[in-house]
RNA sequence: ACGCUGGCGGCGUGGAUAACACAUGCAAGUCGAAGGGGAGAAUUGCUAUCUUGCGAAUAAUUCUCUAGUGACGCACGGGUGAGUAACACGUGAGUAACCUGCCUCUUAUUGGGGGAUAGACCUGCGAAACCGGGGAUUAAUACCGCAUACAAUUGAAAGAUCAAACCAUCAAUGCGCUAGGAGAUGGGCUCGCGGCCUAUUAGUUAAUUGGUGAGGUAACGGCUCACCAAGGCGAUGACGGGUACCCGGUCUGAAAGGAUGUCCGGCCACACUGGAACUGACACACGGUCCAGACAUCCUACGGGUGGCAGCAUUCUAGAAUCAUUCACAAUGGGGGCAACCCUGAUGGGGCGACGCCGCGUGAGGGAAUGAAGGUCUUCGGAUUGUAAACGCCUGUCAUGUGGGAGCAAAUUAUAAAGAUAGAACCACAACAGGAAUAGACGGCUAACUCUGUGCCAUCUACCACGGUAGUACAGAUGUCUCAAGCGUUGUUCGGAAUCACUGGGCGUAGAGCGUGCGUAUGCUGUUACGUAUGGCGUGUGUGAGAAGCAUGGACUCAUCCCCUGGAUUGCACAUGAUACUGCCAGACUAGAGUAAUGGAUGGGGAACCGGAAUUCUCUGUGUAGCAGUGAAAUGCGUAGAUAUCGAGAGGAACAGUCGUGGCGAAGACGGGUUCCUGGACAGUAAGCGACGCUGAGGCACGAAGACCAGGAGAGUGAAAGGGAUUAGAUACACACGUAGUCUUGGCAGUAAACGGUGCACGCGUGGUGUGCGGGGAAUCGACCCCCUGCGAGCUGGAGCUAACGCGCUAAGCGUGCCGCUUGGGGAGUCCGGUGGCAAGAUUAAAACUCAAAGAAAUUGUCGGGGAACCGCACAAGCGGUGGAGUAUGUGGAUUAAUUAGAUGCAACGUGAAGAACUUUACGUGGGCCUGACAUGUAAUGAACAACAUGAGAAAGCAUGCGACUAUUCGGAGGCGUUACACAGGAUCUGCAUGGCCGUCGUCAGCUCGUGUCAUGAGAUGUUUGGAUAAGUCCAGCAACGAGCGCAACCCGUGUUCCCAGUUACCAGCACGUCAAGGUGGGGACUCUGGCGAGACUGCCCAGAUCAACUGGGAGGAAGGUGGGGAAGAGGUCAGGUCAGUAUGGCCCUUAUGCGGCAGGGCUGCACACGUACUACAAUGCCCAGUACAGAGGGGGCCGAAGCCGCGAGGCGGAGGAAAUCGAGAAAAAUGGCCACCAGUUUGGAUCUAGUGGUGCAAGCCUCCUACACGAAGCUGGAAUAAGUAGUAAUGGCGCAUCAGCUACGGUGCCGCGAAUACGUUCCCGGGUGUUGUACACACCGCCCGUCACAUCAUGGAAACCGGUGGCACCCGAAGUAUCUGAAACCAACCACAAGGAGGCAGGGUCCUAAGGUGAGACUGGUAACUGGG
Repeated sequence: ACGCUGGCGGCGUGGAUAACACAUGCAAGUCGAAGGGGAGAAUUGCUAUCUUGCGAAUAAUUCUCUAGUGACGCACGGGUGAGUAACACGUGAGUAACCUGCCUCUUAUUGGGGGAUAGACCUGCGAAACCGGGGAUUAAUACCGCAUACAAUUGAAAGAUCAAACCAUCAAUGCGCUAGGAGAUGGGCUCGCGGCCUAUUAGUUAAUUGGUGAGGUAACGGCUCACCAAGGCGAUGACGGGUACCCGGUCUGAAAGGAUGUCCGGCCACACUGGAACUGACACACGGUCCAGACAUCCUACGGGUGGCAGCAUUCUAGAAUCAUUCACAAUGGGGGCAACCCUGAUGGGGCGACGCCGCGUGAGGGAAUGAAGGUCUUCGGAUUGUAAACGCCUGUCAUGUGGGAGCAAAUUAUAAAGAUAGAACCACAACAGGAAUAGACGGCUAACUCUGUGCCAUCUACCACGGUAGUACAGAUGUCUCAAGCGUUGUUCGGAAUCACUGGGCGUAGAGCGUGCGUAUGCUGUUACGUAUGGCGUGUGUGAGAAGCAUGGACUCAUCCCCUGGAUUGCACAUGAUACUGCCAGACUAGAGUAAUGGAUGGGGAACCGGAAUUCUCUGUGUAGCAGUGAAAUGCGUAGAUAUCGAGAGGAACAGUCGUGGCGAAGACGGGUUCCUGGACAGUAAGCGACGCUGAGGCACGAAGACCAGGAGAGUGAAAGGGAUUAGAUACACACGUAGUCUUGGCAGUAAACGGUGCACGCGUGGUGUGCGGGGAAUCGACCCCCUGCGAGCUGGAGCUAACGCGCUAAGCGUGCCGCUUGGGGAGUCCGGUGGCAAGAUUAAAACUCAAAGAAAUUGUCGGGGAACCGCACAAGCGGUGGAGUAUGUGGAUUAAUUAGAUGCAACGUGAAGAACUUUACGUGGGCCUGACAUGUAAUGAACAACAUGAGAAAGCAUGCGACUAUUCGGAGGCGUUACACAGGAUCUGCAUGGCCGUCGUCAGCUCGUGUCAUGAGAUGUUUGGAUAAGUCCAGCAACGAGCGCAACCCGUGUUCCCAGUUACCAGCACGUCAAGGUGGGGACUCUGGCGAGACUGCCCAGAUCAACUGGGAGGAAGGUGGGGAAGAGGUCAGGUCAGUAUGGCCCUUAUGCGGCAGGGCUGCACACGUACUACAAUGCCCAGUACAGAGGGGGCCGAAGCCGCGAGGCGGAGGAAAUCGAGAAAAAUGGCCACCAGUUUGGAUCUAGUGGUGCAAGCCUCCUACACGAAGCUGGAAUAAGUAGUAAUGGCGCAUCAGCUACGGUGCCGCGAAUACGUUCCCGGGUGUUGUACACACCGCCCGUCACAUCAUGGAAACCGGUGGCACCCGAAGUAUCUGAAACCAACCACAAGGAGGCAGGGUCCUAAGGUGAGACUGGUAACUGGG
């Protein structure tokens, strides 16, 4: 300031923007005791005049007023902050370089003259106005001489020069004047120090700096002028640009600081803009003058005049925004006056504004209460609002009414009179709880939560973020919280921020060490003693205004406010003291630094010469068809002879091995050999010097590769260009060629991940170990090894440091000195400007705008076309399939009135569905019902109901007729129905609101915890490592020790068996019996069935292995290393699936989205695509005949024998069976036969026809079966792809569930027959473990870069256009000071006195100069076609 709201009082405060423009009123006058007039009034006197009279006029006296002359004031007070970066301000000094009206004290005077002038008067002068012209006349405290001169000025002195005014009073006297001397007050000038930004402003200055002389000023001074000299300022920031009045103070902060300068106070500056002087004690003057300019609106007789609110009010404009055209001089102060008194928008008051601070109030205590009503929430029970209200009792502050009523007031005055605020404060009384509470917030930060509405909409939001149908975040509401006459929002400043770090930070990797050295200025600097006293330290004095702030008190009821006193004001100046430290002066020293001579090491630098290997080229020989190249090729070379090979030659570049975390150099960098020139380091010696040192802004030098200029050289290599490939493309990678370059000389350039990402120097502080170059010792014949020591260059580690990683005597440790650099990311190391460059480009180096992050290190996980080891029918090996055909079935799609709906990579698609003809059924059409097909309850009713019959109807339902309940204690109860209400009902939606259940990774071996330890922490360790394992299974080791969920085992089948039991099963022995048959008696041996047990544990042996786990082999055994199979699925993942199994929150429908009510239709409908299966394509086969061997199941609305009929499906029939009792022919295989020799067949069976076949109310859409006939495609299946490792695959049949029947070729079980292969883990897929990288964490289906397209924003460049600012040069030049002139015009004071003189004035000239004009450049701002990037 804005929004909402608003009871009272006190004290403060209020135009920050346009120093924009201002109507109107007021803001500076006073003095008649300076003086002459004028006007008016009163009194007195006189009657000459007028008058009946009063009276008038005149004269005198007194009083009042004042136009002009004169005096003082107007330079104070009041306003504003534009300018100003300056002696403007602050602080402290100086002035012997100065002034000061009024005031105080003091000294000496105040004598005597003169001439004018305004006013008033006159004017046939001009004029609208403002304003003037002329004439005569007059006074003064106005003006001018003369006299005097204590003092003053001047001078060495004598001397000379210089003044005045009176007025009032009866008087005393008072007030003045003049000339001095002191003081006080106020000012002028000078100096030290202090306080903004900018170097993308580095040079600036000509009166500039100094001197001499003169002028000028109150005064010093280049202040001004003449002459002379050439200085002055500047990296300690001059000059320029930008911004800004400064201070006491104010806000903030623990302080140091930072920001600020409103009110009050001190100073400065300004007064429409610019310039100038006059007067005066003081001005270059806010309400004065002159000039120029702009503006204005007013007057005008059109000629011209007039004006200046940044004084108090007020108006307009601009703005987010800032008050009344108020009262009074009573108080305080100011001006004038002898005084009375006058003036005073200074000041004192009151008014307006919640603008700020302070204080008070809007009731207090009870009570209803076992908690009213209403509101809100609710699990419907209640909770909360809430003692809150009601209710009764009390009080009366504020506000209201009535009455009373101060102080601030003193002076003055004979008395009287005299108060703006204001009848305000204050006091008393009266009556009424009556007139007085909002604002914001309630996700976190931050105190305070629920409901409803809305549905990424509307909104909210400082930040994080919220909102997509269960929002504590939006909107409303209840409740709550905070503050309170205020509450919120916005803006600004400080704080927090140690986030510019003086107090008090950093630079290996986060932002930050210049690429390296030499060196100037600056900064810092070894030991010792004397002196001094610059800094620093102590004491004292002066000052540091007042106000403010702090402390103790005081007074308004308290507080704010106010008053008194104290202390403080950390500063500056002066005086004085001490001398440890610092500085200075002059000495001394040797540990720092350097010199000397000696020695060895060295890819250190420069120049010249020399060498061999290799590549290429040239020549000759031999030799023949390829060579070269690649992932594979091609371009290329080659029959004109390549490549290969022998020999000879040319030329350039680079120097294998030795070579080494080895050497040297400041860094860049340096590697064949020899010679010459030359640098630095090191060691030992201790001769000489004596702090000579360190660092280093600017400066100078060096500085890889690449680039540039000029000349040479050119073997290999090789940007560019072209060719052949690769590829979707391939302006690339790989290939064949190839120019500049690479090499050298001379220049230029000056950058790199120029890196140890670590500036230089010095000192200090535990170690170990190897290495390069030196020195010494001991020992030895001499050495090596060994010991000591110096300088380098490494590794590993202690303390310490570090955010961690890590560094660690070569520090990133502990210290000192100096330099450089840094302050969120992007924009940007970019633009503009400057500097240097031939250019390329380098260096210095921003802003607008935009984001809420960017970044470092480490952790866990994920991922990798990273690496390691490992597993799995994962691959490989082998067997049979799918994909091709026909059919079945599911899905998609298309279609339809409807083709209900779910499931959709693995992990949807023979799935939910273990049975869609009706029903099911959820879909569509049509016809119907409404408390409903179903549940519970209430009320009323009682035979209308059901059943039966009739009617039309497709049925449901409707209509009509008839008309039956149960028991009873006789009250009622139950059942049934009708009517009316609550309610039922919903396969409606949301599986992303849910429970439960399930799928999947995956039967993969993992997932965790306690305690301890480590780490700042996230976390780690354990669980890692080495072995072995199916296994986080086990062993060993280990800062871990244990434990849990998983693994394994325990459970159920199966394989062997002891024992027990023995019917319906069995039949050895005994007996009976049959055509035959466990058929019968009987038996309990066997098979079998059921039960309880045993058995297998690496237990035993051998070998390997760590005296291990375990592995390989073997024995025994029915079975051997988990025996085979099943059930069993850790923590989690997929917002996986299911609201259509049931349950369930919310939403939605309620004569409909309900009806388990109805009919008929659809879910089966078909150009097509896919999945899953069946049957096949045949001879290892098909067909036919006889014949053998199972297991597991099911059976009463059921299984159904014998016998008879039918070609058959099946029918008739009904023994037996609720079952080890009855019923059911297993098939393939094996045996024999046929087909015959590979055909669309004696293969294959689709399609089509029939049935007095079955089921069923019903078989048309839409069932199954049978028989005869018909006899389609198909001859082993492209790309691709699923499964299984042994009783498995493959193959053969038999059951069961669902079920009236069936689309079952599906699902789920059972038994028969019964293989092949696994070298192995390179690759594909999946998984677990360790490790590594990571900018991913929704976690690679991640993240992310650039162009282009569209829209928006800010900005750079740009032809050009429009301004602003200051300087320079020239032109013109107002007013005005100074100066010169002033003969011709004019003039009272003095001299002369006739003229005239002296002097003055007007006028004119000169210098300076505002405004204005012209010119060329400078700086700066705006606009802009187009254009660049952000």
Model confidence (mean pLDDT): 81 of 100. The RNA shown here (small-subunit ribosomal RNA) has 1430 nucleotides and comes from an uncultured organism. The RNAcentral record of the sequence draws on ENA and Greengenes.